A computed fold for a 1414-nucleotide RNA from a metagenome, annotated as small-subunit ribosomal RNA. Model confidence (mean pLDDT): 82 of 100.
RNA sequence: AAGGUCAGCUUCGGCUGAUACACGACCGGCGCACGGGUGAGUAACGCGUAUGCAACCUACCUGUAGCAGAGGGAUAGCCCGGAGAAAUUCGGAUUAAUACCUCAUAAUACUUAGAGAUCGCAUGAUUUUAUUUUAAAAUUCCGAUGGCUACAGAUGGGCAUGCGUGACAUUAGCUAGUUGGUGAGGUAACGGCUCACCAAGGCCACGAUGUCUAUGGGGUCUAAAAGGAUGGUCCCACACACUGGUACUGAGACACGGACCAGACUCCUACGGGAGGCAGCAGUGAGGAAUAUUGGUCAAUGGGCGCAAGCCUGAACCAGCCAUGCCGCGUGCAGGAUGACGGUCCUAUGGAUUGUAAACUGCUUUUCUGUUAGACGAAACCUCUCUACGUGUAGAGAGUUGCCGGUACAGCAGGAAUAAGCAUCGGCUAACUCCGUGCCAGCAGCCGCGGUAAUACGGAGGAUGCAGGCGUUAUCCGGAUUUAUUAGGUUUAAAGGGUGUGUAGGCGGGAUAAUAAGUCAGAGGUGAAAUCCAACAGCUUAACUGUUGAACUGCCUUUGAUACUGUUAUUCUUGAAUAUAGUUGAGGUUAGCGGAAUGUGUAAUGUAGCGGUGAAAUGCUUAGAUAUUACACAGAACACCGAUUGUGAAGGCAGCUAACUAAGCUAUUAUUGACGCUGAUGCACGAAAGCGUGGGGAGCGAACAGGAUUAGAUACCCUGGUAGUCCACGCUGUAAACGAUGAUUACUCGUUGUUGGCAAUACAUAGUCAGCGACUGAGCGAAAGCAUUAAGUAAUCCACCUGGGGAGUACGUUCGCAAGAAUGAAACUCAAAGGAAUUGACGGGGGCCCGCACAAGCGGAGGAACAUGUGGUUUAAUUCGAUGAUACGCGAGGAACCUUACCUGGGCUUAAAUGUAGAAUGACCGCUUCCGAAAGGGAGCUUUCUUCGGACAAUUUACAAGGUGCUGCAUGGCUGUCGUCAGCUCGUGCCGUGAGGUGUCGGGUUAAGUCCCAUAACGAGCGCAACCCCUAUCAUUAGUUGCCAGCGCGUAAAGGCGGGGACUCUAGUGAGACUGCCACCGUAAGGUGUGAGGAAGGUGGGGAUGACGUCAAGUCAGCACGGCCCUUACGUCCAGGGCUACACACGUGUUACAAUGGCCGACACAAAGGGCAGCUACCUGGCAACAGGAUGCUAAUCUCGAAAUUCGGUCUUAGUUCGGAUUGAAGUCUGCAACUCGACUUCAUGAAGUUGGAUUCGCUAGUAAUCGUAUAUCAGCAAUGAUACGGUGAAUACGUUCCCGGGCCUUGUACACACCGCCCGUCAAGCCAUGGAAGCCGGGGGUACCUGAAGUUCGUAACCGUAAGGAUCGGCCUAGGGUAAAACUGGUAACUGGGGCUAAGUCGGAACAAGGUA
Repeated sequence: AAGGUCAGCUUCGGCUGAUACACGACCGGCGCACGGGUGAGUAACGCGUAUGCAACCUACCUGUAGCAGAGGGAUAGCCCGGAGAAAUUCGGAUUAAUACCUCAUAAUACUUAGAGAUCGCAUGAUUUUAUUUUAAAAUUCCGAUGGCUACAGAUGGGCAUGCGUGACAUUAGCUAGUUGGUGAGGUAACGGCUCACCAAGGCCACGAUGUCUAUGGGGUCUAAAAGGAUGGUCCCACACACUGGUACUGAGACACGGACCAGACUCCUACGGGAGGCAGCAGUGAGGAAUAUUGGUCAAUGGGCGCAAGCCUGAACCAGCCAUGCCGCGUGCAGGAUGACGGUCCUAUGGAUUGUAAACUGCUUUUCUGUUAGACGAAACCUCUCUACGUGUAGAGAGUUGCCGGUACAGCAGGAAUAAGCAUCGGCUAACUCCGUGCCAGCAGCCGCGGUAAUACGGAGGAUGCAGGCGUUAUCCGGAUUUAUUAGGUUUAAAGGGUGUGUAGGCGGGAUAAUAAGUCAGAGGUGAAAUCCAACAGCUUAACUGUUGAACUGCCUUUGAUACUGUUAUUCUUGAAUAUAGUUGAGGUUAGCGGAAUGUGUAAUGUAGCGGUGAAAUGCUUAGAUAUUACACAGAACACCGAUUGUGAAGGCAGCUAACUAAGCUAUUAUUGACGCUGAUGCACGAAAGCGUGGGGAGCGAACAGGAUUAGAUACCCUGGUAGUCCACGCUGUAAACGAUGAUUACUCGUUGUUGGCAAUACAUAGUCAGCGACUGAGCGAAAGCAUUAAGUAAUCCACCUGGGGAGUACGUUCGCAAGAAUGAAACUCAAAGGAAUUGACGGGGGCCCGCACAAGCGGAGGAACAUGUGGUUUAAUUCGAUGAUACGCGAGGAACCUUACCUGGGCUUAAAUGUAGAAUGACCGCUUCCGAAAGGGAGCUUUCUUCGGACAAUUUACAAGGUGCUGCAUGGCUGUCGUCAGCUCGUGCCGUGAGGUGUCGGGUUAAGUCCCAUAACGAGCGCAACCCCUAUCAUUAGUUGCCAGCGCGUAAAGGCGGGGACUCUAGUGAGACUGCCACCGUAAGGUGUGAGGAAGGUGGGGAUGACGUCAAGUCAGCACGGCCCUUACGUCCAGGGCUACACACGUGUUACAAUGGCCGACACAAAGGGCAGCUACCUGGCAACAGGAUGCUAAUCUCGAAAUUCGGUCUUAGUUCGGAUUGAAGUCUGCAACUCGACUUCAUGAAGUUGGAUUCGCUAGUAAUCGUAUAUCAGCAAUGAUACGGUGAAUACGUUCCCGGGCCUUGUACACACCGCCCGUCAAGCCAUGGAAGCCGGGGGUACCUGAAGUUCGUAACCGUAAGGAUCGGCCUAGGGUAAAACUGGUAACUGGGGCUAAGUCGGAACAAGGUA
């Protein structure tokens, strides 16, 4: 002012007046510097803690003392007018105050000056005197409130200081207002805070400066603690408010929601100009893995203003959202076994599990739903009344005030009613099966799963864990004594500096005294609250909250103690040093001298080679080498002595002599009196190689050349040979510079050797000091080992380490002539790298031993032909398996069909067989016939028994099949091989931390781990041996089918017969052989012997017998069996074919190549087997295979049956009278059937082959060699094979060097799927991170110069104003902007360097064994 109320007027539009009704704007006061937010900056007195201010301020509040008298001029608002789009602004008139100004008074305030006193911590403070300057405001209900001055208090602040408070030294020097002084200015106050002048200081290895990072604390998480990590919520402090600067106001700001300027950005605009600052509460966008409502109320608590009512308050209190966290509660409880259905699994007629789980019955009602009632938090202020003294104060009573909220809580009713998920199940780590998949898909924190039986992938069932959550991810601490203060290490695992000297520093002998810094104790102050901890209490409990206590291990002050450390003083001699006298040595430097060797030169002798090697060649030599002799010269190194020796700080040092020089040790115990130890940085020395300058150069000898070796050989070996090696001077500064062991001091059992001193004695000997070695205790050590020369026990100081690789690399810096050295990372990558020891295995390591392993022999294979097996090739198929030894005459001990599994073709589908059940039938079988290759199919004929219950048969249906299909790497069983090798283990004990060892090794011996001795081992087991079988001798028993001496019979002959048991023989039982005896050797075991005896002699000969284990050895095709696969076929039947092919290669055999033989003739001797669908005597026929008859035998009865041999003859060295392949012809036999594809016979034919290359096999005695015989399989046979049997019947073994295999001991090892092992580097390919790099693009900071807003401050004559003052202009400083040259630090980049990683690439073969050249 609008408005309200009252009064008046009214044209009913309104107007005027009053009003202590009220408030918008404005003036004034107070507040806005609190509260709330954020953490950009800041490594700082910012923070924390403890002090100080005698160098300070403090509005509001409290106390004390005093005061408030008089006056003046404006201005906002309001009114009028103007400019502008707006923001805003200009002019005129008028007005008030607790606004503003002037005067008065005033001091314990302020200024100046002087002196004294008291006190104190230095400047000084307090007090006393004089002097100068300076103040105020009213309002009122008259109670009071407010104002001014001074002092004091309280509160809050300011300043200063000690201590504490990140990383990087690949940041080592920084600083000019810088450090101090004097003076002035400025500030609330000290101060280079600012200025003038003067001085040249100040900081720094106890880390300055620089760069990077970061608010600090109380606290929080973790940890036993010490620590480590962290600083969100809450509290304290700081800083900031779009970025930078600046001041104003004010008690307080250089001010989050104030001002000015500059900049960036956004918005408005009429293009002239303006506006803005959510790191307040909500909310929006963006970003992101991710974080809430544009809510309610001032009711409580608190703040501001106000006398108060009250107003303001996104402070605060509440509500909303979010399983984000903490806490509490529930989703039921009891009964219930046909252990239901369903699911899953299995050893599947059934069982297990889900599971008392469910259904079902009963009970309860937290929660839920409905309904009824309904809070605490509220006490005040204020109003009214009353009481006590004094209408005020104090007290009492009444009234008033609830956002949350009809919420919490309570009563009643109902009904199991409304409520379970997530992860895991190979080990760590609680929890297991099935299916699918098949190194795929996938899992995985680590180890690692997955390649056809996945508890590890995916699904399912089940189980386990936690649960309104569960699991993953990220981060921090823990475990981690894995940065070690508590509390680690450094010989070999990472780690002792190459060595000394010595600065700083650290540490330091005995005694006394003083002091009290460290140290210890008492007391005082502080260590905010919250948090943590303890007790108690309040919400139904808890979380949460409250009260009390304890604690906050820290800092400061003070009093005391004085052992120890420190400091000061005095002193001591034992540490240390010096002196004197001896002594030692390859200690060092310089100079001189010496002989041997080598090379060269000269001369001589002398002749054809020398030299070199695994073997050679290059090289030298008839121009005379090598060799030998003499002389001369050169350079380098010093044989013997010589050593586990000596010496030096280390590197290192060796002929002899001299000079100079250093050191050690011993003795004396004389002198000094702690003078010591260690030692970052520094300085010096420092092998070899290398570099520079100048010499020297004999031998050796990188590079280089040639010769060899080799696949190659840029090597090893050989012939030469330059630098170098040597000297002088200078540099380099590294080595496995090693004892892989820092220096010093003290202490700690012994034995023994040696070097140098001393002293005793008598020379043995023992002692002592200083060294150098060996062994061995305690102790230590992961062990190996060390052990008075410690790696033991302690002390001091220094250096160094913290998984492997990348890498001792890159960048930077320092040094160097260079080479390079020193310092020294990261990205990335791996799950190991490493040490010591153990057991094996292996070695182009060693020792011992054995074996037909070699050697010595005999005979073969490899050459020929054939047989047979295999590979390969071929094929419709040539079925399958076996493949170094340990497959290949193997499975197969017998493929014409069959076998047969393969191929072609034709058939069958409950099927070829068997069983059960059902149905129908009386057939089936058989015969005949048709089609057909057969299987099979069709037709016909014939056709049951019966006690009538059925039996039998086939057909059909159903259920049970079948598979030589796959996997021997899912398996059983069986087998091969090492190997009939002598080994492989266990119990107890002992040793060792352990793996493990010992036993089981050692010395002997054996065929033997056989036995003996020794022995921390004592025993035992599986193996060895023996027991078993055959054979060699004898005895005994028994004599048939065997035998026949004697007796008898008998025959042509014959054990043919009677008889016999003697013999042979048969087959039962026994004996026998054991190094038992002798001799010698030996402890023994045992060995030796032409030993004795004996049939046999040292296992008599042979067989059976095969330890623990190895080779994923072989076999799914002998058989069995898990899993998978096929089911009108991968099953099954049939015919034919194939397994028998044939340019070739290999294995195993047979026959030969001939005269030790072939052929012909004659004559002997076996064993072991077989035989009725059989062996067959004998007779006949045939050249023969064989055929036809016939007899015996179910076998010691009958039968099958020898050959080489011996005797005689012939052949006479030849492709033959050798050899027999091949081929032709004719036959025989078996068998349904000999074409593919049988054997045999006869005649004819008559190939290769004349003893076999490299190489290789078997065999040690009744063996090799040679000769035949038998059998299994089998109709027959491709059998020359296999398995047995006997006949004849040798040679050789010196021996263990070598080849092969094996055993034991030992050694090395980087091997352990174990040398067919492991493993290195280049190159090629892909991926990854990184260094360099012409350049390009940024970033922050500093320097110099230019410009310079706002603003403080300083100056200012002209303009305004009476004046105060203002305007104006200028100066200094500054934010910002610009320019310039450098430095630092990022990103990127053509090109380029190395590095890392990657199942199967190339080339070699460097290392591990003596790794083949240590």